[in-house]
FMN riboswitch aptamer (RFN element) from a marine sediment metagenome, 121 nucleotides, folded computationally. Rfam family: FMN riboswitch aptamer (RFN element). From the family's description: The RFN element is a highly conserved domain that is found frequently in the 5'-untranslated regions of prokaryotic mRNAs that encode for flavin mononucleotide (FMN) biosynthesis and transport proteins.
RNA sequence: ACCUUCGGGGCAGGGUGAGCGAAAGCAAUUCCCAAUCGGCGGUACAGCCCGCGAGCGCCUGUUUUGGUGCAGGAUCCGGUGAAACUCCGGGGCCGACGGUAUAGUCCGGAUAGAAGAAGGU
Numbered sequence: 001a002c003c004u005u006c007g008g009g010g011c012a013g014g015g016u017g018a019g020c021g022a023a024a025g026c027a028a029u030u031c032c033c034a035a036u037c038g039g040c041g042g043u044a045c046a047g048c049c050c051g052c053g054a055g056c057g058c059c060u061g062u063u064u065u066g067g068u069g070c071a072g073g074a075u076c077c078g079g080u081g082a083a084a085c086u087c088c089g090g091g092g093c094c095g096a097c098g099g100u101a102u103a104g105u106c107c108g109g110a111u112a113g114a115a116g117a118a119g120g121u
Stems, first nucleotide, its partner, number of pairs: 001121006013033003019026002035105002037095002039052004047093002055070005075091005097108003
């Protein structure tokens, strides 16, 4: 340098009732209580320390390459230790875009793509 393979998890249960219906009744995994999940690299083992990726534009390019801009979240206390915002104990917090009754968890872009990991030549 090229090739191949791999490369994201998750609302149990209860309540309310926007709305629909002549009524019976139906009606949110989105609201409330509660439940539950945690990509990749670095570093003492990390969702919340540093960095990267996933979203949306513009330029280039013309079939997905390169550049650039914007948007986008969160942690404390105690303990051990040479060293931990990473381990142990306890408490807390966060989660792109479009759709829909307001969504980390449903549906969709996506049978896509990426950070990267492993192997081969």